[in-house]
RNA sequence: GCUUCAUCCAGAGCAACGCGAGCGCACUGGCGCAGUGACCGUUGCAGCAACCACUCUUAAACUCAAGGGAAGGUGCUUAUGCCAGCCGCUGAAUAAGCGGAACGAUGAGGA
Numbered sequence: 001g002c003u004u005c006a007u008c009c010a011g012a013g014c015a016a017c018g019c020g021a022g023c024g025c026a027c028u029g030g031c032g033c034a035g036u037g038a039c040c041g042u043u044g045c046a047g048c049a050a051c052c053a054c055u056c057u058u059a060a061a062c063u064c065a066a067g068g069g070a071a072g073g074u075g076c077u078u079a080u081g082c083c084a085g086c087c088g089c090u091g092a093a094u095a096a097g098c099g100g101a102a103c104g105a106u107g108a109g110g111a
Stems, first nucleotide, its partner, number of pairs: 002110007013045006022033003027085004046077003051073002054069005081103001086100005
C1' cells in the first nucleotide's frame, strides 16, 4: 500500500527549540489560521477519551452480551472530519433542513 468491521456535532495544551511560507489531505468555492512565525519536526511537562489488552459483576466455567474499574498498547488535545461539492428526500425555492455515498482519520482484525 490492499481489504473487513467499528467510530468520527462529546472531551482535553501549554512551554522551549528548530525551520521559514504557506496551512486547514488534493481540486473548486466559502470561512478560518499565519513573519506578533502558522503548518511541520523535536523535546519537556500536563491533560482527554476508552478502540485493543487487563480486571470485576450479572453468572460455577467457556463463548457471547450488558455494565463497572484501571490506564499497559494505540490515539487525540482551534473551529462537526471547519462547511459545501456527488446521489436522494422534505420544501414554492436559487432558502433551510435531513439521509446516504465518496474521500479521509483512528482503532481492531485479515490476506